The RNA shown here (FMN riboswitch aptamer (RFN element)) has 119 nucleotides. It matches the Rfam family "FMN riboswitch aptamer (RFN element)". Gene Ontology term of the family: FMN binding. The sequence was found by an Rfam model in a public genome assembly.
[in-house]
RNA sequence: UAUGAGCUUCAGGGUAGUGUGUAAUUCAUGACCGGCGGUAAAGUCCGCUAACCUCGUUGUGAGGCCGAUCCGGUGCGAUUCCGGAACCGACGGUAAAGUCCGGAUGAAAGAAGCGGCAG
Numbered sequence: 001u002a003u004g005a006g007c008u009u010c011a012g013g014g015u016a017g018u019g020u021g022u023a024a025u026u027c028a029u030g031a032c033c034g035g036c037g038g039u040a041a042a043g044u045c046c047g048c049u050a051a052c053c054u055c056g057u058u059g060u061g062a063g064g065c066c067g068a069u070c071c072g073g074u075g076c077g078a079u080u081c082c083g084g085a086a087c088c089g090a091c092g093g094u095a096a097a098g099u100c101c102g103g104a105u106g107a108a109a110g111a112a113g114c115g116g117c118a119g
Base pairs, nucleotide, nucleotide: 003118004117006114007113008112009111010110017029018028019027031099032098033089034088035048036047037046038045043087044086052064053063054062055061069085070084071083072082073081091102092101093100
C1' cells in the first nucleotide's frame, strides 16, 4: 500500500384546498412524493433491496414473483440534461389508501469509517 476476515455508524419521501356522506388524508376533483448500484446526471433503461408467495428452518437460507415513457432540442455520447406531454406504486387495518395507522425503535440493497489479525 492493496485484498480478505472482523467491528461501528448511517441508510425512504409524500394528500394543501374543494365536494358528497353518519363516517373517507381511502370515493370525486385537485395536491404531493421518488430507496441503492451502473450508465451523460434516471421513480419509468439495465441490475438490486424491501414487501408478497412456496419450501425448509429457527442459524441463516433456497426458489418464485416483482409497477410505470414517449415526443422534440443540444451533444461524440442522454428513454438520464433542457422543453413538452404522460404514466406507476407490496401486505394487514379502516368508507375502497403510493401518501393515514400497523408489522417497523425491524430488515436490507448499499454508503462511509474503524481496525492492523492472516497471507